Transfer RNA from Candidatus Nitrosopelagicus sp., 72 nucleotides, folded computationally. The RNAcentral record of the sequence draws on ENA. Its Rfam family is "tRNA". Rfam links the family to the GO term triplet codon-amino acid adaptor activity. Rfam describes the family as follows. Transfer RNA (tRNA) molecules are approximately 80 nucleotides in length.
Parts: sequence; structure tokens; C1' cells
RNA sequence: GGGCCGAUAGUUUAGGGGUAUAGCGCCACGUUCGCAACGUGGAAGUCGAGGGUUCGAUUCCCUCUCGGUCCA
Repeated sequence: GGGCCGAUAGUUUAGGGGUAUAGCGCCACGUUCGCAACGUGGAAGUCGAGGGUUCGAUUCCCUCUCGGUCCA
């Protein structure tokens, strides 16, 4: 320098046009003498950045950044 893959909640991630899921973690309540476990509910996301297409973009297109991998 070139090819390919990835970036989404604190963390690990699903979802690839109609405004985002789940597990773990966190908070509250129930249960217990108390803790754990279990049950119920809740908070937590400018979907890496910028631009384009579209009525509408996390999703499609372009550029960039970062990470992984392969080739030289």
C1' cells in the first nucleotide's frame, strides 16, 4: 500500500428501510430473621464520525477514524 470482517446500553450482543432486542450487571419491590437464589417492574442507546439516496437510514451508497485478519 491492497483485500476481507467488525464498531449498537456499563459489558457481551440480536436486528440489514417504518425510529432498536436479549443475557449478565445496576436500581426498586415481593419472598427471607438476614443474605443468596427466584419472581415482578424500572433506569440506562446522538446504533464510531461526516456526507449522499429516500416520505423515512442503525440498515443502502461514498469518504474518514479505530480494531481484527490475510496478501505484498